[in-house]
RNA sequence: ACUCCGGUUGAUCCUGCCGGAGGCCACCGCUAUUGGAAUCCGAUUUAGACAUGUGAGUCGAGAGUCUUCGGGACUCGGCAGACGGCUCAGUAACACGCGGAUAAUCUGCCCUUGGGUGGGGAAUAAUCUCGGGAAACUGAGCAUAAUGCCCCAUAGGCCUGAGCUGCUGGAACGCUCUCAGGCUGAAAGCUCCGGCGCCCAAGGAUGGGUCUGCGGCCUAUCAGGCUGUAGUGGGUGUAACGGACCCACUAACCUUCGACGGGUACGGGCCUUGAGAGAGGAAGCCCGGAGAUGGAUUCUGAGACACGAAUCCAGGCCCUACGGGGUGCAGCAGGCGCGAAAACUUCACAAUGUGGGAAACCGCGAUGAGGGGAUUCCAAGUGCUUACGUCUUACGUAAGCUGUUCCUCUGCCUAAAAAGCAGGAGAAGUAAGGGCUGGGUAAGACGGGUGCCAGCCGCCGCGGUAAUACCCGCAGCCCAAGUGGUGGUCGGUAUUAUUGAGCUUAAAGCGUCCGUAGCCUGUCUGGUAAAUUCUUGGGUAAAUCGUGCAGCUUAACUGUCCGAAUUCCGAGGAGACUGCCAGACUUGGGACCGGGAGAGGUUGGAGGUACUCCUGGGGUAGGGGUAAAAUCCUGUAAUCCUGGGAGGACCACCAGUGGCGAAGGCGUCCAACUGGAACGGAUCCGACGGUCAGGGACGAAGCCCUGGGUCGCGAACUGGAUUAGAUACCCAGGUAGUCCAGGGUGUAAACGCUGCAGACUUGGUGUCGGGGGUCCUACGAGGGCGUCCGGUGCCGGAGAGAAAUUGUUAAGUCUGCCGCUUGGGGAGUACGUCCGCAAGGAUGAAACUUAAAGGAAUUGGCGGGGGAGCACCGCAACGGGUGGAGCGUGCGGUUUAAUUGGAUUCAACGCCGGAAAACUCACCGGGGGCGACGGUUACAUGAAGGCCAAGCUGAUGACUUUGCCCGAUUUUCCGAGAGGUGGUGCAUGGCCGUCGUCAGUUCGUACCGUGAGGCGUUCUGUUAAGUCAGAUAACGAACGAGACCCUCAUCUUUAGUUGCAACUGGUAAGUUCGCUUACUAGGCACACUAGAGAAACCGCUGGCGAUAAGUCAGAGGAAGGCGAGGGCAACGGUAGGUCAGUAUGCCCUGAAUCCCCCGGGCUACACGCGCGCUACAAAGGCUAGGACAAUGAGUUUCGACACCGAAAGGUGAAGGUAAUCUCGAAACCUAGUCAUAGUUCGGAUUGAGGGUUGAAACUCACCCUCAUGAAGCUGGAAUCCGUAGUAAUCGCGGAUCAACAUCCCGCGGUGAAUAUGCCCCUGCUCCUUGCACACACCG
Repeated sequence: ACUCCGGUUGAUCCUGCCGGAGGCCACCGCUAUUGGAAUCCGAUUUAGACAUGUGAGUCGAGAGUCUUCGGGACUCGGCAGACGGCUCAGUAACACGCGGAUAAUCUGCCCUUGGGUGGGGAAUAAUCUCGGGAAACUGAGCAUAAUGCCCCAUAGGCCUGAGCUGCUGGAACGCUCUCAGGCUGAAAGCUCCGGCGCCCAAGGAUGGGUCUGCGGCCUAUCAGGCUGUAGUGGGUGUAACGGACCCACUAACCUUCGACGGGUACGGGCCUUGAGAGAGGAAGCCCGGAGAUGGAUUCUGAGACACGAAUCCAGGCCCUACGGGGUGCAGCAGGCGCGAAAACUUCACAAUGUGGGAAACCGCGAUGAGGGGAUUCCAAGUGCUUACGUCUUACGUAAGCUGUUCCUCUGCCUAAAAAGCAGGAGAAGUAAGGGCUGGGUAAGACGGGUGCCAGCCGCCGCGGUAAUACCCGCAGCCCAAGUGGUGGUCGGUAUUAUUGAGCUUAAAGCGUCCGUAGCCUGUCUGGUAAAUUCUUGGGUAAAUCGUGCAGCUUAACUGUCCGAAUUCCGAGGAGACUGCCAGACUUGGGACCGGGAGAGGUUGGAGGUACUCCUGGGGUAGGGGUAAAAUCCUGUAAUCCUGGGAGGACCACCAGUGGCGAAGGCGUCCAACUGGAACGGAUCCGACGGUCAGGGACGAAGCCCUGGGUCGCGAACUGGAUUAGAUACCCAGGUAGUCCAGGGUGUAAACGCUGCAGACUUGGUGUCGGGGGUCCUACGAGGGCGUCCGGUGCCGGAGAGAAAUUGUUAAGUCUGCCGCUUGGGGAGUACGUCCGCAAGGAUGAAACUUAAAGGAAUUGGCGGGGGAGCACCGCAACGGGUGGAGCGUGCGGUUUAAUUGGAUUCAACGCCGGAAAACUCACCGGGGGCGACGGUUACAUGAAGGCCAAGCUGAUGACUUUGCCCGAUUUUCCGAGAGGUGGUGCAUGGCCGUCGUCAGUUCGUACCGUGAGGCGUUCUGUUAAGUCAGAUAACGAACGAGACCCUCAUCUUUAGUUGCAACUGGUAAGUUCGCUUACUAGGCACACUAGAGAAACCGCUGGCGAUAAGUCAGAGGAAGGCGAGGGCAACGGUAGGUCAGUAUGCCCUGAAUCCCCCGGGCUACACGCGCGCUACAAAGGCUAGGACAAUGAGUUUCGACACCGAAAGGUGAAGGUAAUCUCGAAACCUAGUCAUAGUUCGGAUUGAGGGUUGAAACUCACCCUCAUGAAGCUGGAAUCCGUAGUAAUCGCGGAUCAACAUCCCGCGGUGAAUAUGCCCCUGCUCCUUGCACACACCG
């Protein structure tokens, strides 16, 4: 110091990467008031090339000459110029850092000590005189001086030899002492008289040179390197060691602890980041190194192989009289180039420092100062108060206050300025931006624009007409003189893991074993002190960093004290652990002995059945093969039966989650040789062990080479089938191969997808081998039980794990060693190397691309997966249809001025109640009309409106002209409206269809799981049903199912008009005298109507079932197991249908997409489809006669009845506002006829004549009569409906409606056949299983 967040999924937990939030560096966009500080500012790209100026001089107290007498100029000479300054190309090295060595070394100026400074000589520059040359420069001659140069002497130094005294030291080759010889061999003056110099020796200091231990990059797709290489002896050379160089000899030397090679890189103090360990960087300040255009060489000197010295070569540039010369900014400024990228051709030596000088002083682009740059850090400001104004944060106006700042004046400061400080005058005036607002991530469900376009976006993702995500405006958020972007880097990241990850399935255990180096290593004792640890000393430069204190007004910044600064070098102590040495031990390991187990291996021999072939006999027409076939075999005799023979391969049963082996693998029997393991032992050795980089051996199948062998099987290949095709699956053949011997290859899902070894940690139950114990015994090598060791399975605890799972045979807890992983793809690919006969194997990248790829588990959905159950919108059985014809109707298509629009599998298509003549009406053609309200404009000099006539027109005071009436109800333009069957059913409400004639959908609490979720809701039986019962980590509950409501079926009761009419009475008529009919007075019995109740519950009996739930049969009953039929009907899905029923957001239109009128269209017609009607006939048609309903409707209405008409219908009209009146059956029955035919079937089509409704019947209505008399003789593939009062068949009523029904909604009449099952097809529900699906298999 310790934090996460977004992104893989329908959701979850992981693995894993990508992205975001922090810090630092460079550049860029927009913006900008002031001050201070900085080790900031051409490092990155070009150690590219540079115009101009400048960066190193000084000394007159060393000397000479000239002189304008200024210590001015020139020259000789001395010192300096090897420092300071710049840069980082090279360098992987003793280059650097820390430590050491120099017994192998030098050191100018400086300090200390001791000694000295004698004698002599020869030149030369400037000057002067002549030359050469364009220039740079250079030649010759006469002179001359010195602290310039030379010689002699002395001191001294060096070397050799001998001797020997002492000292230092780890060690004398060192120092010291004595003697001898050889070699070499110093000095310089000046003066202002103070001094400054000069020479020798020794010592010191400082600064180097050289050597060395240790430390710090990547790469093995660099594994061998090296011939002056390694060493010895002797020389040369150097200040000095050394193959540094030379001569001779030897053949070594380095290297997996990574030599050699390649790449990259100046090293360190340090800098950034981080908690740290680290990672990344390293231009600036300091230390060290290296370089000065690229190379090479040299002189001088104490010091250089020298940035502003020389010489040469190379390349570049400049001058040139073409002969020849000059030049080197990686010093400071500055220009060019390069680039994303970096300042003024400034001032001063005043300070610091440095060279020269005795000093004064001179010089210094070192340095100090200023200018430019938001490059970084620090600090401050952009105002305050009051009143008023839409008062509301904010803004505006007015007045006042203050002065950081701004402007200005004076002084101090400064080398000179600037800045600053002190004092004074004026003025709120001169001072706010950048990014963002979908999530992550603080901040808009604001307006406008756009419409998968334009664009945004680090990642996820926004944008296809209602964009909180694009572009504007407004508002808000975050930072703030800054704020954002791009690139790099650390952190986040335990995604390189030493601290601190992993490898069954996510990436990852080598196929297995042996074994070298390496790493690790049992128990005890003693020693040592390498490692370890403690104390102490040195070192770790300064700067940097930390605490405290102090100085600039604060801070940044600076100063100062202390600390830290891991490593390193000494000294001393400790002695447990590790190491080393010595000794001992037996438990690890090994050896030996014993009796057993085993498909362990190799070689040889023996056997067995089957198969194929050959041969003999028997026998006759097929065999074989498949889902079905065919190719194929067979009359030269197959298949089949049988005798004999040959051949190769293989080894049934036994056989077992049994055995053996390191793995691959091993299976008839016998023998020989041979490996290993387990058990037992009162035996022996004594840690001899573990794991293993390289290395070696083994290694299924296949493949390759050589030689054999070849029965069967069988890649390739051939033929036959299948198929759209079938280079396949199936069938008939068949070559390599499979087999043997000898070689090679070296890979597999070589898997337990789990490396080897050791220790520890609850259990249960099998099995194999061995040893004890005990019991039984048939005495067997028998059996049972229990126990110990070893192997091999299953279940399971704690623990572990993302989970699945694992669990003493660990994936638990620890130890040792090896191998391997670091998002997906590219890719186990390319290149290189090694191996191989080849095929190929081993090792093994990158560019580029991508936001995921992946693991385990969950819920759904799906499956040409499994199981259970169910359904006449499934099948089976049965009945009747559709599909063929004509017609009706709807749809598509086509056509049209328009044929308005919607609905399209079930779940569109006689549907939008949609039977459109006008209307409807939305479509087409034509004509006309309409603007609330506001502003503006016209108008009593008469707006708008109305009317006669004429014109225009299909028609119209709609328009125009003329005239009249009326009197402000109005005109133009701009906005804004009304209206819209205009758009969007993918913006919606509501309603409806459908899944669903289903039996499901959830909740509370508890429990299980990290979680999504599970459980409950599962299982067994049962049900129409998640219906009920039993079991069960569940217990309860809700919605649905059921119950409930309505109708029908039975009975009881109440009630009795408009209903009923049994029975009784009366009257009238008729009479076959029995009585019948009509009316009427009683009546409510029966029916009916409509109120209230009863009744059915597996209640009873028996079987099955579990003694349950229930189910089957029976009795009784009007009805029997839900009595029949309806109503109601879950959580939800289907972006299902409807903006054209109404409602409604948004968009559009607005004198037209609004409103009205006339006409047309929706009714078209080569064609396709759906639903119906009528038929094709005799169970029928026609004629005549006869009978029986229910639901309903009725005043612009139903209409009895009467009359007229052939009929449709007409005329008149009682009654009815309805149990009162009216509308009313057909199939059926009886009789007759038709006689199997395109008919006396069928009725389309067409002609003629009538009728009805209605302004209107042509486009385009219905009805009647007569005539006409089409297709059609039972319907392909396919398909629909129905399980009983059902299907089929027959008619009736109503709705719509002026008129029109083959439709729809209802009603009754007649009235069957078949099944009482199943899950094959189509589907639904539940359980289970697989999944790479989740827009969910139309994936």
Overview: The prediction has a mean pLDDT of 81. A computed fold for a 1339-nucleotide RNA from a Thermoplasmata archaeon, annotated as small-subunit ribosomal RNA. Its Rfam family is "Archaeal small subunit ribosomal RNA". A reference for the family is Yusupov et al. (2001), "Crystal structure of the ribosome at 5.5 A resolution", Science. The family is grouped with related families in Rfam's "SSU clan". The RNAcentral record of the sequence draws on ENA.